[in-house]
RNA backbone atom coordinates (compact mmCIF):
# COMPACT_ATOMS: atom_id res chain seq x y z
C1' N A 1 0.00 0.00 0.00
C1' N A 2 -2.76 -4.30 -2.10
C1' N A 3 -6.80 -8.06 -1.25
C1' N A 4 -9.43 -10.24 2.21
C1' N A 5 -13.86 -10.70 6.79
C1' N A 6 -13.14 -16.89 9.48
C1' N A 7 -13.14 -16.15 14.70
C1' N A 8 -12.13 -12.40 18.65
C1' N A 9 -12.34 -7.52 21.25
C1' N A 10 -14.18 -2.66 22.09
C1' N A 11 -17.53 -0.59 19.81
C1' N A 12 -21.07 1.46 15.57
C1' N A 13 -25.52 2.42 12.42
C1' N A 14 -30.66 1.09 12.46
C1' N A 15 -35.66 -1.91 8.52
C1' N A 16 -40.83 -2.43 9.42
C1' N A 17 -43.96 -0.90 12.45
C1' N A 18 -45.58 3.31 16.38
C1' N A 19 -45.92 8.92 18.06
C1' N A 20 -43.94 13.99 17.14
C1' N A 21 -42.62 17.11 13.39
C1' N A 22 -41.91 19.25 8.31
C1' N A 23 -42.88 18.34 3.36
C1' N A 24 -47.73 19.00 -2.33
C1' N A 25 -45.81 13.99 -2.33
C1' N A 26 -41.97 10.71 -2.57
C1' N A 27 -39.32 11.48 1.69
C1' N A 28 -36.61 13.99 5.77
C1' N A 29 -35.46 14.74 11.36
C1' N A 30 -36.39 13.74 16.50
C1' N A 31 -37.92 9.54 20.26
C1' N A 32 -39.30 4.72 20.47
C1' N A 33 -37.86 -0.40 18.18
C1' N A 34 -34.08 -4.26 15.83
C1' N A 35 -35.12 -6.34 10.31
C1' N A 36 -30.62 -6.47 9.28
C1' N A 37 -25.28 -3.81 7.98
C1' N A 38 -17.89 -4.22 7.75
C1' N A 39 -18.39 1.10 5.30
C1' N A 40 -25.92 0.73 6.43
C1' N A 41 -19.91 7.18 6.93
C1' N A 42 -20.28 10.94 3.37
C1' N A 43 -21.17 12.32 -1.78
C1' N A 44 -26.71 12.47 -6.75
C1' N A 45 -20.94 11.90 -10.88
C1' N A 46 -23.66 7.11 -14.40
C1' N A 47 -27.53 3.95 -14.71
C1' N A 48 -32.13 2.87 -11.81
C1' N A 49 -36.66 3.75 -8.83
C1' N A 50 -40.10 6.72 -6.12
C1' N A 51 -43.10 11.35 -5.99
C1' N A 52 -45.32 15.46 -9.79
C1' N A 53 -46.17 21.36 -6.28
C1' N A 54 -45.25 24.32 -10.36
C1' N A 55 -45.15 23.71 -15.63
C1' N A 56 -46.52 21.29 -20.61
C1' N A 57 -50.44 18.57 -23.44
C1' N A 58 -55.26 16.85 -23.11
C1' N A 59 -60.19 18.41 -21.64
C1' N A 60 -64.09 12.81 -17.62
C1' N A 61 -60.34 14.20 -12.91
C1' N A 62 -55.91 11.53 -17.52
C1' N A 63 -50.42 11.64 -19.62
C1' N A 64 -45.69 14.24 -20.11
C1' N A 65 -41.95 16.87 -16.82
C1' N A 66 -36.87 17.00 -11.39
C1' N A 67 -35.69 21.99 -10.21
C1' N A 68 -37.65 17.21 -5.80
C1' N A 69 -36.21 12.61 -3.25
C1' N A 70 -33.72 7.63 -2.36
C1' N A 71 -26.55 6.53 -0.26
C1' N A 72 -30.02 0.42 2.93
C1' N A 73 -30.74 -0.97 -5.46
C1' N A 74 -26.28 -1.14 -8.68
C1' N A 75 -21.68 1.27 -10.09
C1' N A 76 -18.17 5.25 -9.13
C1' N A 77 -15.35 9.29 -6.03
C1' N A 78 -13.98 9.80 -0.99
C1' N A 79 -12.54 9.02 4.73
C1' N A 80 -12.68 5.44 8.33
C1' N A 81 -12.10 1.06 13.46
C1' N A 82 -10.12 -3.88 14.33
C1' N A 83 -8.43 -8.41 12.37
C1' N A 84 -6.27 -11.75 8.72
C1' N A 85 -3.06 -12.45 3.91
RNA sequence: GACUGAAAAGGGCAAACCGAUCGAAAGGUCGGGACGCAAAGCCACCGGUCUACGGGCAGAUGCCUAAGACAGCGGGGUUGCCGGU
Molecule: c-di-GMP-I riboswitch aptamer
Organism: Woeseiaceae bacterium